[in-house]
Context: one part of a larger RNA
Order: sequence, then structure tokens, then C1' cells
RNA sequence: UUGGGCGUAAAGCGCGUGUAGGCGGCACGACAAGUCAGCUGUGAAAGCCCUCGGCUCAACCGAGGAAGUGCAGCUGAAACUGUCGAGCUAGAGUGCUGAAGAGGGUGGCGGAAUGCGCAGUGUAGAGGUGAAAUUCGUAGAUAUUGCGUAGAACACCAGUGGCGAAGGCGGCCACCUGGGAAGCUACUGACGCUAAGACGCGAAAGCAUGGGGAGCAAACAGGAUUAGAUACCCUGGUAGUCCAUGCCGUAAACGAUGAGUACUAGGUGUUGUGGGUAUUGACCCCUACAGUGCCGACGCUAACGCAUUAAGUACUCCGCCUGGGAAGUACGGCCGCAAGGCUAAAACUC
Repeated sequence: UUGGGCGUAAAGCGCGUGUAGGCGGCACGACAAGUCAGCUGUGAAAGCCCUCGGCUCAACCGAGGAAGUGCAGCUGAAACUGUCGAGCUAGAGUGCUGAAGAGGGUGGCGGAAUGCGCAGUGUAGAGGUGAAAUUCGUAGAUAUUGCGUAGAACACCAGUGGCGAAGGCGGCCACCUGGGAAGCUACUGACGCUAAGACGCGAAAGCAUGGGGAGCAAACAGGAUUAGAUACCCUGGUAGUCCAUGCCGUAAACGAUGAGUACUAGGUGUUGUGGGUAUUGACCCCUACAGUGCCGACGCUAACGCAUUAAGUACUCCGCCUGGGAAGUACGGCCGCAAGGCUAAAACUC
């Protein structure tokens, strides 16, 4: 390189926006770069292949032919690709109508619970466990009532329900704001798909500065358990968890399944919407579209399983894989305050 692959065997970048590049709808005309046909030139000799001949044969040698799949020029063809011109509306988008929604940001408000403080009632225990002890309590705890204060999280509703590209998002209200199905052929007229680099977003933990700190809780201390117990259990408890700003850039970042388009039996549940039937009922039935689940035909698969939300049938583009270990390591480079991240080998060994 050809070829084979990527749900679980090695392999889909965590996710998006988008540059170059690659690929690209329907119909008409022109051109003739790609493409195709013919002709001409060239494609050294030797060799390979074919025919004939010379050494007694063969190897070997001689002569002729063919081939040399290529390149250039000329003359043509115009279906496909391409370019140009002029169109179309089925892709894409805009406008209008406009559902649903924990989509994002900012500010405010609320109740339950918890801890603490003060006060009242009240008395000897409370707490904790398999059992205990450390611990708290006659300086009045636990329990209970009232008041105050603080921080964090929002029971029920809640649902293989919803929204978001992913990470993720859940009390209520207001403001700002993103995406968005369906309908109306009202408008633009291929404006599209993918996407190397690049740029942005990105759970938790961690880092920096300044706040905050109720509960929980790495580290740590003590009590137990045990042969030991640097654990599991218990009592405490600091970073952290929370807020603002700035870093970090990783996860079993998972559907372990890249994005887009088209096609290929059904059944059933659910969310939102349009239409119809029928009538007012929290409806029901039929149908279409957009999601989200389950079960299954063909087909696929090593099997498990997947199956209109494909892992089926095809096409376009990107990423990635090539025996195990050494190793996602060393070295170098880039990034980072650091922790470390990204890129990424080899010797050796089985």
C1' cells in the first nucleotide's frame, strides 16, 4: 500500500461551533479539463512471448514478427464528473401563527428539617452498638414549649416523564436569554453534509485569592473488633463540600454504539402537537408528525444480542485499531501556579 475492522474481543475524539479539504438535489444550453474512440509520432539495443534457422540435440546463438498496458500531438463523441450561463423547488433556511419543557443567567421570596444561642417545664440519664466503650449530662443533659440566628438542600408532585450538543438541569416568583416539533408552498433558491488544524463548552476531585461554614466529612484523634486491624462499626473532627472571580481539562465523560441522508414487517406503552370522526366527558376511537420505552419479522452477529431510536441495506465525510507486558510509561515538544494534562516510543521479555 492492498485488504480487514471499531456495542462486549484492539479500536468512535467527552461534546459542540466551524476553516481548509472531501462529497453534493431536479431540469436545460454551451465548453471539452477529467472520460471514451480513431489516427500519427515516440516508447534504444538486449531480454520476455511467437515463427523460422545455426551448432548431431539442448543450453546457447542468429533472423523476422508481436508486445511494450505509457507519453505527446491531431481528429472526433458528449452519457457521466467538472467549468460557465440561465432556471426549478422536493434539501437547507427566512417570515407568520405558535405547543410543551428541572434548557441557561441574574435578583428576590418561602416552608419543613438540622445545628447553635436565650428563656420556660422537668429529672437522671442520654447517645451509640451485634454487644460495648470513647462521648454528652446534677455547672441540669436527653425530652418538650416559645423566641432568635446561621448555612445548605428543596419531601410529596415525580413518571424506562420533560429539557439540553455533551457535561448536566428539580421549591416558588420576576426579569434577561438559547434551542425547538407542527401548521401556513408567504419568501430565498442548493445557500447543503462532513470536518484535519483552530476555537469554545466540559461532572467530581484539585489549585489561587477573598468570603462563608449548619449538616456531612478525606486527613487526623480516640473507642471497639481482631492473632494483628494503619480497615469495615462507634464518638469526635480539619481541609473540602457553599458563594464570587480565575485556573485545571480529566471520568465506566457509557447507549462502552461518530455525524448526515435514503430505504427495509408489525405489535404495544408513553410525552407534545396537527387533522378527522363524534360530542362535551378526567374522555374515547381513527390518523399524521416529532420525541421517548418495551416486545418482535426479514436481515445482521462468533455468540450475547441489535432489529424504522439498527449492531439491517447503501452512500458521503471525519476519528480510531493492528499480539500480551514493558506503557498511556521514558525522552523531546506544547500547555499548567502546582497537581498534572496532551502528543508518544524503544531496548528487553513472553
Model confidence (mean pLDDT): 86 of 100. A computed fold for a 350-nucleotide part of an RNA from an uncultured Pseudomonadota bacterium, annotated as small-subunit ribosomal RNA, central domain.